[in-house]
Context: one part of a larger RNA
RNA sequence: CUGGGCGUAAAGGGUCCGCAGGCGGUCUUGUGUGUCAGAUGUGAAAGCCCACAGCUUAACUGUGGAAUUGCAUUUGAAACUGCAGGACUAGAGUACUGGAGGGGAGAAGGGAACACUUGGUGUAGCGGUGAAAUGCGUAGGUAUCAAGUGGAACACCGGCGGCGAAGGCGCUUCUCUGGACAGAUACUGACGCUCAUGGACGAAAGUUAGGGUAGCGAAAGGGAUUAGAUACCCCUGUAGUCCUAACCGUAAACGGUGUGCACUAGGCGUGGGAGGCUUUACCCCCUUCCGUGCCUGAGCUAACGCAUUAAGUGCACCGCCUGGGGAGUACGGUCGCAAGAUUAAAACUC
Numbered sequence: 001c002u003g004g005g006c007g008u009a010a011a012g013g014g015u016c017c018g019c020a021g022g023c024g025g026u027c028u029u030g031u032g033u034g035u036c037a038g039a040u041g042u043g044a045a046a047g048c049c050c051a052c053a054g055c056u057u058a059a060c061u062g063u064g065g066a067a068u069u070g071c072a073u074u075u076g077a078a079a080c081u082g083c084a085g086g087a088c089u090a091g092a093g094u095a096c097u098g099g100a101g102g103g104g105a106g107a108a109g110g111g112a113a114c115a116c117u118u119g120g121u122g123u124a125g126c127g128g129u130g131a132a133a134u135g136c137g138u139a140g141g142u143a144u145c146a147a148g149u150g151g152a153a154c155a156c157c158g159g160c161g162g163c164g165a166a167g168g169c170g171c172u173u174c175u176c177u178g179g180a181c182a183g184a185u186a187c188u189g190a191c192g193c194u195c196a197u198g199g200a201c202g203a204a205a206g207u208u209a210g211g212g213u214a215g216c217g218a219a220a221g222g223g224a225u226u227a228g229a230u231a232c233c234c235c236u237g238u239a240g241u242c243c244u245a246a247c248c249g250u251a252a253a254c255g256g257u258g259u260g261c262a263c264u265a266g267g268c269g270u271g272g273g274a275g276g277c278u279u280u281a282c283c284c285c286c287u288u289c290c291g292u293g294c295c296u297g298a299g300c301u302a303a304c305g306c307a308u309u310a311a312g313u314g315c316a317c318c319g320c321c322u323g324g325g326g327a328g329u330a331c332g333g334u335c336g337c338a339a340g341a342u343u344a345a346a347a348c349u350c
Base pairs, nucleotide, nucleotide: 004321005320006319007304008303012318014201015200016199017198021194022193023192025088026087027086028085029084030083031082034080035077036076037075038074039073040072041071042070049065050064051063052062053061054060091191092188093187094186095185096183097182098181103177104176105175106174107173108172109171110154114150115149116148117147118146119145120144121143125136126135162169163168206247207246208245209244210243211242215241216240220236221235222234223233258317259316260315261314262313263312266295267294268293269292270291271290272289273288274287275286276285299306300305323350324349325348332343333342334341335340
């Protein structure tokens, strides 16, 4: 390079935005870049291939042809592609109306539970376990009542439900703010899709500084268990978990399924809209658009299974794979305060 692949066998980048690049709707005019046709020149000879001929034949040799798939010049063609001009509205977008939502940020407020403090009642146990012990308690605990303080998380509703690009998002109210969806028109007129490098976001843990610390709880201490027990169980408990500012940039970051567009039988749910029928009802039913699930058909698949939310049928673009181990390691580079991340081999071995 050609070819084959990426749900589970090796393989989809964590997610989005997006420059370059690649690809790109309908009609029309021009041009003639690619493209196609003809002509001319050139493409050394030998060799290869074909025909004929010469050595008795063959090898060998000779003559002619073909081939030399190319390049240049020139004459044409105009469907497709490119370029330039004009037009269009089915892609894309803007404006308008409307309802849905744990989408995001900030502020304020709330109740339950828990812990602590103070006070009242009250007396000998409480706690914990398989059983115990460590632990707490006559300096009055556990239990119970009242008041106060504090931090974290928001039961029921709650759903196979909703929203978000992903990570993720759930008490209530207010302020600011992003996106999607439906409906009916008007407008712009291909403004589009994808995207190496790049940028932004990115759970948990971890890091820096300053706060905060109720509960939980790596490390650590103690009690048990055990042959031992650096564990599982129990009693304590520091970082951390929470907030502010800044790093880190990774996850089974999973639908283990890249994004966009188009097409291809159905059935049953559910969330958001619109229309119809009907009462003139915001019910049911029917139609339709957008989402989210289950089941099965064609087709696909090694099978499992997927099946209009495709893993079916096609197109465009990106990422990635090429036996197991060594190894996502070493070295070097880049990034980081560090932890480390990222890029990424080889020897050797089976």
Description: RNAcentral holds the full RNA, with entries from SILVA. Predicted 3D model of a 350-nucleotide part of an RNA (small-subunit ribosomal RNA, central domain) from a metagenome. The coordinates come from a structure-prediction model, not an experiment, and the mean pLDDT is 89. It matches the Rfam family "Bacterial small subunit ribosomal RNA". Gene Ontology terms of the family: structural constituent of ribosome and ribosome.